[in-house]
Molecule: transfer RNA
Organism: Puniceicoccales bacterium
RNA sequence: GGAGAGGUGACAGAGCGGUUGAUCGUGCCUGUCUCGAAAACAGGUGUACUGAAAGGUACCGGGGGUUCGAAUCCCCCCCUCUCCG
Numbered sequence: 001g002g003a004g005a006g007g008u009g010a011c012a013g014a015g016c017g018g019u020u021g022a023u024c025g026u027g028c029c030u031g032u033c034u035c036g037a038a039a040a041c042a043g044g045u046g047u048a049c050u051g052a053a054a055g056g057u058a059c060c061g062g063g064g065g066u067u068c069g070a071a072u073c074c075c076c077c078c079c080u081c082u083c084c085g
Stems, first nucleotide, its partner, number of pairs: 001084007010026002018068001027045006046059005061077005
């Protein structure tokens, strides 16, 4: 230099145009249980802005575009892995 795969909440991983920034696992917090812990079970748990609160808006590596609608499609850039030279 060329080709391919990937980047999603603290971590891992699915989601490939529409009720998905929501689900699952791990972690963390609280509780139940226990003499105490572990395990198990139950509940909770992203960030920023805004608001008295309830809530609202935005965020899927970064920036643009297509579309009524984008994590998903297109373009550019950044990073990781594999292969070729």